The part of an RNA shown here (small-subunit ribosomal RNA, 3' major domain) has 478 nucleotides and comes from an uncultured bacterium. Its mean pLDDT, the model's own confidence on a scale to 100, is 82.

Context: one part of a larger RNA
RNA sequence: UGACGGGGGCCCGCACAAGCGGUGGAGCAUGUGGUUUAAUUCGACGCAACGCGAAGAACCUUACCAAGACUUGACAUCCCUAUGACCGGAAAUGUAAUGUUUCCUUUCUCUUCGGAGACAGAGGUGACAGGUGGUGCAUGGUUGUCGUCAGCUCGUGUCGUGAGAUGUUGGGUUAAGUCCCGCAACGAGCGCAACCCCUAUUGUCAGUUACCAUCAUUAAGUUGGGGACUCUGACGAGACUGCCGUUGAUAAAACGGAGGAAGGUGGGGACGACGUCAAAUCAUCAUGCCCCUUAUGACCUGGGCUACACACGUACUACAAUGGCCGUAAACAAAGCGAAGCAAAGCAGUGAUGCAGAGCAAACCGCGAAAAACGGUCUCAGUUCAGAUUGUAGGCUGAAACUCGCCUAUAUGAAGGUGGAAUUGCUAGUAAUCGCAGAUCAGCAUGCUGCGGUGAAUACGUUCCCGGGCCUUGUACA
Numbered sequence: 001u002g003a004c005g006g007g008g009g010c011c012c013g014c015a016c017a018a019g020c021g022g023u024g025g026a027g028c029a030u031g032u033g034g035u036u037u038a039a040u041u042c043g044a045c046g047c048a049a050c051g052c053g054a055a056g057a058a059c060c061u062u063a064c065c066a067a068g069a070c071u072u073g074a075c076a077u078c079c080c081u082a083u084g085a086c087c088g089g090a091a092a093u094g095u096a097a098u099g100u101u102u103c104c105u106u107u108c109u110c111u112u113c114g115g116a117g118a119c120a121g122a123g124g125u126g127a128c129a130g131g132u133g134g135u136g137c138a139u140g141g142u143u144g145u146c147g148u149c150a151g152c153u154c155g156u157g158u159c160g161u162g163a164g165a166u167g168u169u170g171g172g173u174u175a176a177g178u179c180c181c182g183c184a185a186c187g188a189g190c191g192c193a194a195c196c197c198c199u200a201u202u203g204u205c206a207g208u209u210a211c212c213a214u215c216a217u218u219a220a221g222u223u224g225g226g227g228a229c230u231c232u233g234a235c236g237a238g239a240c241u242g243c244c245g246u247u248g249a250u251a252a253a254a255c256g257g258a259g260g261a262a263g264g265u266g267g268g269g270a271c272g273a274c275g276u277c278a279a280a281u282c283a284u285c286a287u288g289c290c291c292c293u294u295a296u297g298a299c300c301u302g303g304g305c306u307a308c309a310c311a312c313g314u315a316c317u318a319c320a321a322u323g324g325c326c327g328u329a330a331a332c333a334a335a336g337c338g339a340a341g342c343a344a345a346g347c348a349g350u351g352a353u354g355c356a357g358a359g360c361a362a363a364c365c366g367c368g369a370a371a372a373a374c375g376g377u378c379u380c381a382g383u384u385c386a387g388a389u390u391g392u393a394g395g396c397u398g399a400a401a402c403u404c405g406c407c408u409a410u411a412u413g414a415a416g417g418u419g420g421a422a423u424u425g426c427u428a429g430u431a432a433u434c435g436c437a438g439a440u441c442a443g444c445a446u447g448c449u450g451c452g453g454u455g456a457a458u459a460c461g462u463u464c465c466c467g468g469g470c471c472u473u474g475u476a477c478a
Base pairs, nucleotide, nucleotide: 001478002477003475004474005473007472008471009470010469011468012467013466015462016461019426020425021424022423023422026317027316029314030313031312032311033310034308035307042053043052064303065302066301068299070297073128077127078126079124080123081122083120084119088104089103090102091101092100093099107118108117109116110115130292131291133290134289135288139286140285141281142280143279144277146275151190152189153188154187155186156185157166158165159164170181171180172179196269197268198267199266201237202236203235204234205233206232207231211226212225215224216223240263243257244256245255246254247253319419323378324377325376326375327374336367337366338365341360342359346355347354348353385416390411391410392409393408394407395406396405432454433453434452435451436450437449438448
């Protein structure tokens, strides 16, 4: 000087407290451990691994296993040889790869017609290719984490023999090393804040595919028309403790008020200092070194990654009446997506879906029905709750759904009556609850990422638990 303390002081955070909802019990989905296996490919392991890499394992993917089969190679450049064909297409054999056989097809430019060049595949030879093989403790790059915590430093000066100190401490204040005052310090840098995006109000400009107040018209903003409104989207305005009062040290600022759509960083996002964890990743990629080179490379078929006495994590569905079922009517969104696509109306089917195909590269057409709402019934039961499991019959995608997909109908109707110790999220348009869309994607979503609808309770406070910041004190430690 740091680090640490079951030392002290001050302060903060859904840290506790006050509340609301969960997890832990059940079934199932998914990930992991373990076990099993020919293989169950690999990585990730307290917070910060475990619905994680994987935004989607039937084949492919695929890295794993078994069988078969290749060796200059599936991929790249160079060299040599002959050829003008090879390639490609079809057939036979074979699980396929591949090998063999047959048939079809059959280059270009220049030319002194000798040939030269280009191109193409074939064969050969070695240089080499190749490696999801090892090392993340050799590395780059990228990322997590403490933590969006308020810190981390430097120059000059001064002090100290020196390591170092000072500044950065102190009095206030702030979300903030934010600002003010003081001070042997005076300044500066990286962080904080602001500048960026979305959102809340509004002006101007602009009106098509959006809108419709007035006029006419229609089944319908449908058409004429309008440029007001909504909305769209470009440029602006607006919020700055700016104004008033009180407190404060005449400061910074705090509290209250006015005006205002919004008030004290308005709400949300992006943005992550010096560093820590030899944190993660050699399997995104790149890369040193080591290793393999008729195999640790490459091809193909089938299997596996989907196993199952069990244990754990994360979700979903429930245990019911704030509910289930049926019916009527079809109320009210936002944000997206669409050409090998979205697909309306119509018809068939109980249904999944099928037939058919209008329109639309979309403010135009489509996905598209938003769901929680209303009425009737059930009357507290393992039930008209719950839906696992299983039988049968079908539908869709795709060469192919047995291992191993999703959906429909019908039958079946398990556990489960609110969950021990413990543990977790959340402070407002939040929790809770309700549905919608997208990426990946042939098909496959209870996951993930977004979107809106309905919409709470509570916070006295900082004694305690956990984490963090500043000052100070002690020293088993560096």